[in-house]
């Protein structure tokens, strides 16, 4: 410096819930909480994937389900990119 992660050690994040605010929702922020994370630090104006309001279409008696088009949401779904990231046993 590039790779690799200890039944390491210090710190670090924080899933489901609950509550309180925004958002039509998907979802988000804060406080509690820990299921887990070695980039569970950032990027969604890169690429797949999931989801969600709208419109339109098809089909349906209806709830509904498909689609197609737009706007969004998810980096804790993923590939990639990014950072003078922490720590160092093999």
């Nucleotide at each position: 410096c590039u790779u690799c992660g200890a039944g390491a050690a210090a710190g670090g994040c924080a899933a489901a819930c609950u509550c309180a605010c925004c958002g039509u929702g998907a979802g988000g922020u804060g406080a509690g909480g820990a299921c887990g994370c070695a980039a569970a630090g950032c990027c969604a104006a890169c690429g797949g994937g999931g989801c969600u309001c709208g419109u339109c279409g098809a089909u349906g008696a209806a709830c509904g389900u498909c689609g197609a088009c737009a706007a969004g949401c998810u980096g804790g779904c993923u590939g990639g990119g990014u950072u003078c990231a922490c720590c160092g046993c093999a």
Background
The prediction has a mean pLDDT of 84. The RNA shown here (c-di-GMP-I riboswitch aptamer) has 90 nucleotides and comes from a Gemmatimonadaceae bacterium. Its Rfam family is "c-di-GMP-I riboswitch aptamer". Rfam describes the family as follows. GEMM was predicted in a large-scale screen for bacterial structured RNA regulatory elements. Its family is annotated with cyclic-di-GMP binding in the Gene Ontology.